Overview
Predicted 3D model of a 352-nucleotide part of an RNA (large-subunit ribosomal RNA, domain IV) from a seawater metagenome. Its mean pLDDT, the model's own confidence on a scale to 100, is 88. Rfam family: Bacterial large subunit ribosomal RNA.
Context: one part of a larger RNA
RNA sequence: CACUGGCUAAGGAACUCGGCAAAUUGACACCGUAACUUCGGGAGAAGGUGUGCCCGUGCUCGUGAUGAGACUUGCUCUCUGAGCGGGUGUGGGUUGCAGAGAAUAGAGGGUUGCGACUGUUUACCAAAAACACAGGACUCUGCGAACUCGUAAGAGGACGUAUAGGGUCUGACGCCUGCCCGGUGCUGGAAGGUUAAGAGGAGUUGUUAGCUUCGGCGAAGCAGUGAAUCGAAGCCCCAGUAAACGGCGGCCGUAACUAUAACGGUCCUAAGGUAGCGAAAUUCCUUGUCGGGUAAGUUCCGACCUGCACGAAUGGCGUAACGACAUCCCUACUGUCUCGGCCAGUGACUCA
Numbered sequence: 001c002a003c004u005g006g007c008u009a010a011g012g013a014a015c016u017c018g019g020c021a022a023a024u025u026g027a028c029a030c031c032g033u034a035a036c037u038u039c040g041g042g043a044g045a046a047g048g049u050g051u052g053c054c055c056g057u058g059c060u061c062g063u064g065a066u067g068a069g070a071c072u073u074g075c076u077c078u079c080u081g082a083g084c085g086g087g088u089g090u091g092g093g094u095u096g097c098a099g100a101g102a103a104u105a106g107a108g109g110g111u112u113g114c115g116a117c118u119g120u121u122u123a124c125c126a127a128a129a130a131c132a133c134a135g136g137a138c139u140c141u142g143c144g145a146a147c148u149c150g151u152a153a154g155a156g157g158a159c160g161u162a163u164a165g166g167g168u169c170u171g172a173c174g175c176c177u178g179c180c181c182g183g184u185g186c187u188g189g190a191a192g193g194u195u196a197a198g199a200g201g202a203g204u205u206g207u208u209a210g211c212u213u214c215g216g217c218g219a220a221g222c223a224g225u226g227a228a229u230c231g232a233a234g235c236c237c238c239a240g241u242a243a244a245c246g247g248c249g250g251c252c253g254u255a256a257c258u259a260u261a262a263c264g265g266u267c268c269u270a271a272g273g274u275a276g277c278g279a280a281a282u283u284c285c286u287u288g289u290c291g292g293g294u295a296a297g298u299u300c301c302g303a304c305c306u307g308c309a310c311g312a313a314u315g316g317c318g319u320a321a322c323g324a325c326a327u328c329c330c331u332a333c334u335g336u337c338u339c340g341g342c343c344a345g346u347g348a349c350u351c352a
Stems, first nucleotide, its partner, number of pairs: 001347008010338002014336001019333001027051005036041001038172001052094012067079004071074001095099001107331004112326002114323002119131002135170007147156003173318004178248003183245002185241005192236003198230002203225005210217002249267005276310001277307001288304005
C1' cells in the first nucleotide's frame, strides 16, 4: 500500500448522479394504530410498555398416591384428591453497565409517474414501465370445420361441435370510448364496360392437278396464319364496414378603457379532435408563468393552457391493493462526508 473485519471526539448526508455502501430496526406478549378503500384491506401502519433471578399466592391442565363407599366380589364401579409436572396471572424482594444479556430475526413515513395484481424475460452487461394475465371486442369456422404440418396417404384441431375451435387487437376494476367510408383493405351486389384458355371460322399465305395471251391464273386436298361473334372470376362500377389500415383544417373581422372574442364572413375537406387530460415517460422556445416546499430548488408537488408535436381498445381519464420499477421529500441512523485516526487478520514487502 491492497483486501476483509472492528472502534472512533464534535457534527450528522455537509458526500454523491443518487444515502451507493454502512449504520439504524429486528424475537415474543400487551397497549395502540391515520388518510384512503374494490370494505377484503391499508396493518407488523405509525407509536409505546414489558422481558433475568428468588420467595409467597391465585387460576388452570396432565398424571393420579392414599383413604372411603357400593354391589353384580371383578384386571369392577363411584367419591376423595396428596405428591410431581406443564401453562398463566398477581404481590413482594433482589441484582448487573446491560435480563429477547451471545447468534440467528422488519428501518419507518409522505407525494407523484408507470404497470391492476401473483407470475415471465435478454443462460454470460438490461428484471423493467417490456411479455403474460383474468376481463373486453372484432372476425373466421356447420364439421371430411376453419386453421396448421405434409408431394400424398395421413395427423393435429378433437375422440371437441358455435357456452366450441382458430386469428387479430386491447389488457383487473370504475366512468367512458366522439366525427370521417374520399384513399387502402374486407364483405355484399350484379345491369353495363373490359377480359384468358377455349369455341368459331370470314379472309389470307405456301404447295400444285389443270388452264395459259407463257407475264401468270389457279379447284380440291394438305400445311400455316387468322377477322367478326360467343367465352368466367377479376378489375372498372354500385353499396356497406373504423374495438378494419387509417384520418380528424386555414385566413379575416367583430363587444361603450384595454384585452379577449360568445358572434359574422370566406376558402378547402371524406370529416375537421368531442369527453377527459395537458410544459406530461409527450413542451422545441424553457430553468414557460404563478403557488408550495428550502436560507438558497434546471429536479419535485399543485395550478394555468400559448398541446413545436395528448386524445379515446396503436384505447382516454381515474383508481384501493401490489412492485428487488422510476422521481421528490421527511424522521431515525450512521466514517458517505468535514478529515482523518487507531486496531486485527490475510496478502504485498524484507530476511532465512